[in-house]
């Protein structure tokens, strides 16, 4: 230097135009002498970054930037 693939919650990923979600973790309550498991209930996100497209972009479409992979 050329290609591809990935980036979303603390983590580990889902969502592939119209509302950001699961699972573990964390915080509350309950139930136990107590801890653990267990049951309710709640918090928690600039969707890497900047631009384009469109009435509407995590979602398509450039470009950056960062981690892997391949080729040379």
């Nucleotide at each position: 230097g050329c290609c591809g693939g990935c980036g979303u919650a603390g983590c580990u990923c889902a969502g592939a135009g119209g509302c950001a979600g699961a699972g573990c973790a964390c915080c509350a309550u309950c139930u136990u002498g107590g801890u653990a498991a267990g049951a309710u209930g709640g918090g928690g996100g600039u969707c890497a970054u900047g631009g384009g497209u469109u009435c509407a972009a995590u979602u398509c479409c450039c470009a950056u930037c960062g981690c892997c992979g391949g080729c040379u």